[in-house]
RNA sequence: AGAGAGGACUGGACGGUCGCCGGUUUGACUCGCGAGGGUCUAACGGGAGGAAAGUCCGGGCGUCGUAGGACAGGGUGGUGGGUAACGCCCACCGGUCGUGAGACCAGGGAAAGUGCAACAGAAAGUAAACCGCCGCGCAAGCGGUAAGGGUGAAACGGUGCGGUAAGAGCGCACCAGCAGGCGGGGCGACUCGUCUGGCUUGGUAAACCCCGCCCGACGCAAGGCCAAACAGGGAGCAGAAUCGGUCCGAUUCGUUACGACUUCCGGGUAGGCUGCUAGAGGCGGCGAGCAAUCGUCGUCGUAGAGGAAUGAUCGUCGCGUGGCGCAAGCUGCGUACAAAACCCGGCUUAUAGGUCCUCUCUUACG
Numbered sequence: 001a002g003a004g005a006g007g008a009c010u011g012g013a014c015g016g017u018c019g020c021c022g023g024u025u026u027g028a029c030u031c032g033c034g035a036g037g038g039u040c041u042a043a044c045g046g047g048a049g050g051a052a053a054g055u056c057c058g059g060g061c062g063u064c065g066u067a068g069g070a071c072a073g074g075g076u077g078g079u080g081g082g083u084a085a086c087g088c089c090c091a092c093c094g095g096u097c098g099u100g101a102g103a104c105c106a107g108g109g110a111a112a113g114u115g116c117a118a119c120a121g122a123a124a125g126u127a128a129a130c131c132g133c134c135g136c137g138c139a140a141g142c143g144g145u146a147a148g149g150g151u152g153a154a155a156c157g158g159u160g161c162g163g164u165a166a167g168a169g170c171g172c173a174c175c176a177g178c179a180g181g182c183g184g185g186g187c188g189a190c191u192c193g194u195c196u197g198g199c200u201u202g203g204u205a206a207a208c209c210c211c212g213c214c215c216g217a218c219g220c221a222a223g224g225c226c227a228a229a230c231a232g233g234g235a236g237c238a239g240a241a242u243c244g245g246u247c248c249g250a251u252u253c254g255u256u257a258c259g260a261c262u263u264c265c266g267g268g269u270a271g272g273c274u275g276c277u278a279g280a281g282g283c284g285g286c287g288a289g290c291a292a293u294c295g296u297c298g299u300c301g302u303a304g305a306g307g308a309a310u311g312a313u314c315g316u317c318g319c320g321u322g323g324c325g326c327a328a329g330c331u332g333c334g335u336a337c338a339a340a341a342c343c344c345g346g347c348u349u350a351u352a353g354g355u356c357c358u359c360u361c362u363u364a365c366g
Base pairs, nucleotide, nucleotide: 001362002361003360004359005358006357007356008355009354010353012317013316014315015314016313017312018311020047021046023044024043025042027040028039029038030037031036049337053348054347056346057345058344059343060342061219062218063217064216073215074214075213076212077211078092079091080090081089082088093107094105095104096103097102108210109209113208114207115204116203130149131148132145133144134143135142136141157175158174159173160172161171162170176200178197179196180195181194182193183192184191185190223274224273225272226271233265234264235263236262242260243259244258248254249253281300282299283298284297285296286295287294288293318335319334320333321332322331323330324329
C1' cells in the first nucleotide's frame, strides 16, 4: 500500500415565530360548609430511541386457585460459569469451513422400538448380483465369488503381502473406527499414551419415539378505589292531603289496604381517580475475575399521554457528494431507519453519513 477479520461509539448544531402534553407558581371566574376541585390566563422549567420496532424469549408486578401432585401439551439439550430469569451472555471442549485473523453448529440417544430414503441401481441394510472373474458343460445353463466395472447424496473398513480355480478379515502387518482395561493431564466436556478384544456393528431424531431438565392460567383493556342519570331489586314512614285501580257497604261518600309518591340501602353501567414511573436505574472511581459479571464508595434526577403531546415553518451553519474555478470561493442535490403507551433483561430485524480500537494475509521498502 492492497485485500480482509473482529469489536466499540455516534447518528446533526444554533437562533426566531406559531402551536401541543405534563409539572410548579401567579391572577381571574366558578363549584364546595370545609379540605379541596374545575375552566381560562401568564411566567418559569421539562418533554422519544439505538433500535422506542417485531412482540420472539425471560423476569418483575397483578388477578384467579386453600394448597400439593400427576397426566396431557409446549419448550430446551456439549462442559463450566454469569444472572432475578432465559432459548441470553462469557470462557472452554468437539465437529465443519477458511492460507489466516476468524466464522458456523438444534452439539443427548440410531446395538429400546417403529418409520423413511425420490431417481438411478443387482442391491438402500442382514438380504441381494447387472457386467465381469473362476469351475463344470458342445451349448442352453448350473454353481462359486464380491477383487475390478457400472448406479447413487450414501454401497457393508483402507493399503500391502500371503492365500485361492477365482476370490473374500480367509490369515498376517500397518492404519482408521468401535468396545473395554490401565496410566498421565483437566472441576468438567474432553484429551494424550499404552494394552486387549471381536475383525467392522451404514444414514436419518427442527421423523415418531426414548432420556435429562424447565413451564399453573391470564395480562395494565391486569388489578384497586370513588361513583351519577335512568331502569330494576330490597327496606321503611305517613296514610292527613292528591292520583290510579281493588274488596265490602252503599250510591258520590265511607272503608280496606295495593301501587304511584317520598326517604334510605346495596349491586352494576357511564364517568373520574389510581396502578404510573426511583428502577435487577444512569454516570464516575477503586477492587475481584481471562471474561460475562459482581462488590463497594461517590454522584445525578431523566416523558408519563391515554384515541393518545413531543409538531410546523423560516434563517444561519455543519456533514456527504456532483459541477464550475489556478485559487479563495460559488452553486445543485442529499442528510437515514424510524417514534414511547406498566416496567426491566435479551434476541432479531431496519438504518444516510461519520469516528475509533485490536488483529490477519499478500506485496514492496527500511
Model confidence (mean pLDDT): 77 of 100. Bacterial RNase P class A from Lacipirellula limnantheis, 366 nucleotides, folded computationally. It was read from a public genome assembly, where an Rfam model found it. It matches the Rfam family "Bacterial RNase P class A". Rfam classes the family as a ribozyme. The organism belongs to Lacipirellula, within Bacteria. The model forms 94% of the base pairs in the Rfam consensus.